Model confidence (mean pLDDT): 91 of 100.
c-di-GMP-I riboswitch aptamer, 89 nucleotides, folded computationally.
The sequence was found by an Rfam model in a public genome assembly.
Its Rfam family is "c-di-GMP-I riboswitch aptamer". Rfam links the family to the GO term cyclic-di-GMP binding.
RNA sequence: AACAGAAAAAGGCAAACCCGUCGAAAGGCGGGGACGCAAAGUCACCAGUCUAACGGGCGUAACAGCCCUACGACAGUGGGACCGCUGAC
Numbered sequence: 001a002a003c004a005g006a007a008a009a010a011g012g013c014a015a016a017c018c019c020g021u022c023g024a025a026a027g028g029c030g031g032g033g034a035c036g037c038a039a040a041g042u043c044a045c046c047a048g049u050c051u052a053a054c055g056g057g058c059g060u061a062a063c064a065g066c067c068c069u070a071c072g073a074c075a076g077u078g079g080g081a082c083c084g085c086u087g088a089c
Stems, first nucleotide, its partner, number of pairs: 003087003012037002017032006035076001041082003045079003048074003055068004
């Protein structure tokens, strides 16, 4: 370097749920908590999924309401890129 995640070790992360906080929402962040994870480390490049504020359309007397839309999100959906722990086959 490639391949593998067997064993052992150093350790790491933290789903649901609860509290606080930011956000229109999806969701993020902090604390508690552990379902799990060898990349559950990082990056929205491709696919996918979620949301729909702004904007547009319909609608209304005016609201309301409905539809479309990502420039908003998800890396714990798959692929890809970069980086990282261990070393039996």